[in-house]
About this RNA:
Predicted 3D model of a 73-nucleotide RNA (transfer RNA) from a Chloroflexota bacterium. The organism belongs to Chloroflexota, within Bacteria. Rfam family: tRNA. Its mean pLDDT, the model's own confidence on a scale to 100, is 83.

RNA sequence: CCGCCCGUAGCUCAGCAGAUAGAGCAAGCGCGUCCUAAGCGUUUGGUCACAGGUGCAAGUCCUGUCGGGCGGA
Repeated sequence: CCGCCCGUAGCUCAGCAGAUAGAGCAAGCGCGUCCUAAGCGUUUGGUCACAGGUGCAAGUCCUGUCGGGCGGA
């Protein structure tokens, strides 16, 4: 320098043929227990890396930037 992949909750990730943003863990509250724990229920939590574009509508498609990973020279 060139190419490919990835960037979504505090963490690990799903969501993909464009139409409500989700799971597990974690955290708060409750149940539970003599107490604690396990277990169960429930709640909170997101500018979907950033900027622009297309479109009635974008996490999703297009362009650029930034960051990470891999490969090639």